[in-house]
RNA sequence: CGGGGUAUGGCUCAGCUUGGCUAGAGCGCAUCGUUCGGGACGAUGAGGUCGCAGGUUCGAAUCCUGUUACCCCGA
Numbered sequence: 001c002g003g004g005g006u007a008u009g010g011c012u013c014a015g016c017u018u019g020g021c022u023a024g025a026g027c028g029c030a031u032c033g034u035u036c037g038g039g040a041c042g043a044u045g046a047g048g049u050c051g052c053a054g055g056u057u058c059g060a061a062u063c064c065u066g067u068u069a070c071c072c073c074g075a
Stems, first nucleotide, its partner, number of pairs: 001074007010027004020058001029045005051067005
């Protein structure tokens, strides 16, 4: 320098191919219940606008362009 991949709550991931309720799950966290207490279990709740910027569209995590970080391959 060229090509490819990954980036979504604190963590691990799904969703992207086919654009469309208000972005989900598990673990973790908070509160409550249960217990002598803890754990486990149960209930409720908080927490992300999807790496960043722009474009297309009535509408974008999803399509297009650029760009950043990391990983792989080649030179």
This is a predicted structure of a 75-nucleotide RNA (transfer RNA) from uncultured Acetivibrio sp.
Model confidence (mean pLDDT): 81 of 100.
It matches the Rfam family "tRNA". Rfam links the family to the GO term triplet codon-amino acid adaptor activity. By type it is a transfer RNA.
It was read from a public genome assembly.